[in-house]
């Protein structure tokens, strides 16, 4: 410098182009217990960014940022 692949809750992980974005785990409440933990109910909690394409875009195309790999 060229070429490939990723990027989504605090974390890890789902989603034929139809979303109200799901689910573990943790995080808060309330609930069981003599108290904790455990268990039982509920709640907050996310699509790196900037264009396309389309009636609709986490998906699809392009840029840019980051990450990782392989070549020189």
């Nucleotide at each position: 410098g060229g070429c490939c692949c990723c990027a989504u809750c605090g974390u890890c992980u789902a989603a034929c182009g139809g979303c109200u974005a799901g689910g573990a785990c943790g995080c808060c409440a309330c609930u069981c217990u003599u108290u904790c933990a455990a268990g039982g109910u509920g709640g907050a909690a996310a699509u790196g960014u900037g264009g396309g394409u389309u009636c609709g875009a986490u998906u699809c195309c392009c840029g840019c940022u980051g990450g990782g790999g392989c070549c020189g």
Transfer RNA from a bacterium, 72 nucleotides, folded computationally.
The same sequence occurs in records of 2 taxa.
Its mean pLDDT, the model's own confidence on a scale to 100, is 82.
Rfam family: tRNA. From the family's description: Transfer RNA (tRNA) molecules are approximately 80 nucleotides in length. It is annotated as a transfer RNA.